[in-house]
Molecule: transfer RNA
Organism: Coriobacteriia bacterium
RNA sequence: GCCCCCAUCGUCUAGCGGCCAAGGACGCUACUCUCUCAGAGUGGAAACGGAGAUUCAAAUUCUUCUGGGGGCA
Numbered sequence: 001g002c003c004c005c006c007a008u009c010g011u012c013u014a015g016c017g018g019c020c021a022a023g024g025a026c027g028c029u030a031c032u033c034u035c036u037c038a039g040a041g042u043g044g045a046a047a048c049g050g051a052g053a054u055u056c057a058a059a060u061u062c063u064u065c066u067g068g069g070g071g072c073a
Stems, first nucleotide, its partner, number of pairs: 001072007010026004018056001028044006049065005
């Protein structure tokens, strides 16, 4: 330099154009149960890497940038 792959709550992940609503697990947190701890139950907060395009509608499709990984030279 060229090519390919990936980027979603704090962490790991689901999603494959529209809906119920960005869901689940762990973690965090409030309350309750419990003599306390451990544990359990019911709630809560928390995310689509940036910009543009297509579309009536984009986490999802396209382009580009950024970051990470891999291959070739």